A computed fold for a 101-nucleotide RNA from Alkalibacillus haloalkaliphilus, annotated as TPP riboswitch aptamer (THI element). The coordinates come from a structure-prediction model, not an experiment, and the mean pLDDT is 76. It was read from a public genome assembly, where an Rfam model found it.
[in-house]
């Protein structure tokens, strides 16, 4: 000096779904399904995830095939179109140079 990986700070981005007989101090999936206010459009706050090495998230999409009670899930679409970054620290290891023996 480089560096898989981990991490801190600051800044930014993002979503909050499904529920058959139970309808809500409940169950399911998930990292996350929360709280307050409200003119019910939304606003703010919190947790969580993600930030170009970018499937966090949005669009296509009330998409296509399978699957479920439904969501979830699997595959496709997808080398699609968009999408929010800077500064430090640690670090197996690698490289270069120097010093000492």
């Nucleotide at each position: 000096c480089c560096g898989a990986u981990c991490u801190a700070c600051u800044a930014g981005g993002g979503g909050a779904g499904c529920a058959u007989g139970g309808u809500a101090u409940u169950g399911c999936u998930g990292a996350g399904a929360g709280g307050u206010c409200u003119u019910u459009g939304g606003a703010c706050c919190g947790a969580c995830c993600c930030u170009u090495u970018g499937a966090a998230c949005c669009u296509g999409a009330u998409c296509u095939a399978g699957g479920u009670a439904a969501c979830a899930c699997u595959a496709g679409c997808g080398u699609a179109g968009g999408g929010a970054a800077g500064u430090g620290g640690a670090a197996u290891g690698g490289u270069u140079a120097g010093u000492u023996a």